[in-house]
Parts: sequence; C1' cells; structure tokens
RNA sequence: CGCGCCGGACGAUCGCGGCUUUGCCGAGGAAAGUCCGGGCUCCAUCGGGCAUGGGUGCCAGCUAACGGCUGGUCGGGGCGACUCGAAGGAAAGUGCCACAGAAACAAACCGCCGUCGCUUUAUGCGGCGGCAAGGGUGAAAUGGUGCGGUAAGAGCGCACCGGCGGGAGCGGAAGUUCCCGGCCGGGCAAACCCCACCCGGAGCAAGACCAGUGGGAUCCGCCGCAAACGCGGCGCGGGCUGCCCGCCCGACCCCACGACGCGUCGCACGAGACAUCCGGCGACGGGUGUCCUAGAGAGAUGAUCGUCGACCGCGAGCGAUCGCGGCCACAGAACCCGGCUUACAGGCGCG
Repeated sequence: CGCGCCGGACGAUCGCGGCUUUGCCGAGGAAAGUCCGGGCUCCAUCGGGCAUGGGUGCCAGCUAACGGCUGGUCGGGGCGACUCGAAGGAAAGUGCCACAGAAACAAACCGCCGUCGCUUUAUGCGGCGGCAAGGGUGAAAUGGUGCGGUAAGAGCGCACCGGCGGGAGCGGAAGUUCCCGGCCGGGCAAACCCCACCCGGAGCAAGACCAGUGGGAUCCGCCGCAAACGCGGCGCGGGCUGCCCGCCCGACCCCACGACGCGUCGCACGAGACAUCCGGCGACGGGUGUCCUAGAGAGAUGAUCGUCGACCGCGAGCGAUCGCGGCCACAGAACCCGGCUUACAGGCGCG
C1' cells in the first nucleotide's frame, strides 16, 4: 500500500419489550442515507403499436431482479500487490470549438518555387500560377519520423510506427496475432441526435377485518334468446400524458350514528440461519443435517458493580512484569429481502 475479518468477554443485581410466562428470546456491520433492484398490497383506466419522457450502454456469465456481482477484453495509473474507467456511434444530419490565429473543415499570415512585366539590373517591386516543407497562433492546424524525389513541394515513392478497411489463424464473444491495400477523411455525443435494450402508478399511514341500524339516491337505449335470474349483439355515454387498436365500467352508491380504540390482522418460515458435501476459476448453483433467532407503537433491547481484555499516561523494576488513573468508536430495527454509498475508537489475519 492492497484485500479480507472482528466490532470488547464472562458473571451478579435492578429495570424494559415480546411470548407457548418457575422459563425462553431480545439490534447492526452498517439497523443509517433512502440511491438502485425485487417480493408483497391496492388501483374499472395496468395489454399491443406509434409518439413523448426517463434510464442503461465493451463481452460473457450469475441472479427473483438490478444501474449490483463474478470472470475476461481494451485503455489510464502504480516498481508491485493491485486499482480506476458515462468504455456503443463523429464516414446519417444539425450544432459548437473560448482567447490567439489568415484559417477550427475542407486553410496561404509570414514564407518557398516557377513565369511574365517594370526598373535604379538588385537576395527589389508588382501580376498570374504552384506549394501545407519551414515559421508563427493555439488545447487542437488536415497521420508521425527518416530517406528518396521535385522548380518548390506533396503517401508522390519507399522503410518503420499509428489509424482505417479486407483476408486468414486463435477465441463462445469483446478482442487479439499475422498478411495484404497508401485507403489516411480534426475534436466534442458528461451538445442535440442515431442505434440497441429496459420502464404502468402508488406505497405497510399499502391493504384487509372486527356489527349493525336509520335515512337518501337509483339501475343508459334498442333488438334477439329466455318462465325468470340473466345472457348475447348493436348503439350511446364514461375512462388521471397524446393518437390508433384493444380492454373495462354504466350501480358492490352516498350520508349520519355506532362497533372504535393506544382495536385485530398484515408482522416475522424467509430468494431464512448455521454446519457439511458435491459442481464451477469465480459470482453462484445443488444435496444432506440441525435450528426457529427482536417484533415495539407513550415505540423495549438499558444501568450499576465485580473479574478479565485492548490502548494511553504516570510511577516502580535491569527485565519479564506490577500498581494507580483514564479510555473503549460509528451508530441504533419499525413490512421484508438483494445491492450500492456514507460513518467508525481500537484490534486481527493474508499478500
């Protein structure tokens, strides 16, 4: 430095919550933040398509699911253990690129070269044309370095390096190795956008139950079947993002009193905990055995004492050690579970 783990131990007394009440059980690794995913519950409006909006974004796997985890690839960092990564597309289009600079997309400011003209015949000035080699500006200037080449230049040619495209080998894939082709067209998508995939909403104050009594309102229209309850068709009306299709509803309604209160359930057997075996590099999966392990709501889970332990200070001792004093964090369930993130005295293990 990195990874993982522990989070004071035992006993006594008193106190608190729950229960199956001589007794048994009673916070955490984060119970936290409520950031992501799911279970569960309710909703006549939840389905399909388009639009709109949001999210995710290398590949494969794991998982109930995920934006999580595991393994790998590529890139950055580190001597290293290891670690970090908004890591699809800039050759579909639009937009932006401060300052500086001639120009920030298809570039002549200085400069280099050729030619013509003028002239004071010069390394001058002007016109036309060629050039991205050099200078200068910049975060970035139209692949880089070198050699050749040329009037000067230029992938114009060649070698090496980088990118792009194609082929072959390896790999399940991301990708990688080799060969070939001068193909070389700036950056930004944490700008719009494009591509692929995912997303109904609200949340345990969800939601259900415990007693009824009285009063009010009233069952859309037509047709068919039918003894009737009713069923079917068509139409009309209604529907918590827009349109289309589909679907649902048209009476299981409203008010008062009461049950009622700190009510009961949901609510503690669950993607459960522990041990062990097997498969897998691993995340994880499977088998067997044992166990039941908080459940409040004026919201319990604490306090004191003793012994021991870790650390610090002082003193004694050559030393092992002893004595005295101090100190032992962050925090704390509230429907449950899987993650992420953040907080944390002190200690342990491995590399």
Description
Predicted 3D model of a 351-nucleotide RNA (Bacterial RNase P class A) from a soil metagenome. Its mean pLDDT, the model's own confidence on a scale to 100, is 77. Its Rfam family is "Bacterial RNase P class A". The family's RNA type in Rfam is ribozyme. The sequence is in RNAcentral, with records from MGnify.